[in-house]
RNA sequence: UCCCGGGUGGUCUAGCUGGCAUGACAUCAGGUUUUGGUCCUGAGAACCGAGGUUCGAAUCCUCGCCCGGGAG
Numbered sequence: 001u002c003c004c005g006g007g008u009g010g011u012c013u014a015g016c017u018g019g020c021a022u023g024a025c026a027u028c029a030g031g032u033u034u035u036g037g038u039c040c041u042g043a044g045a046a047c048c049g050a051g052g053u054u055c056g057a058a059u060c061c062u063c064g065c066c067c068g069g070g071a072g
Base pairs, nucleotide, nucleotide: 001071002070003069004068005067006066007065010025011024012023019055027043028042029041030040031039048064049063050062051061052060
């Protein structure tokens, strides 16, 4: 320098066929328990950045940043 893959709550992750962003753990509140833990119910919390296409973008396109792999 070029090619390929990836970036989503605090962590891991699904969704990439454009149409309310999923689940688990963690956190918070309540219930249960003598207390803690377990268990049950509920709540908050996220699409790497900038532009473009579109009625509508996590998803498609362009550029950039970061991570991993490959070629020279």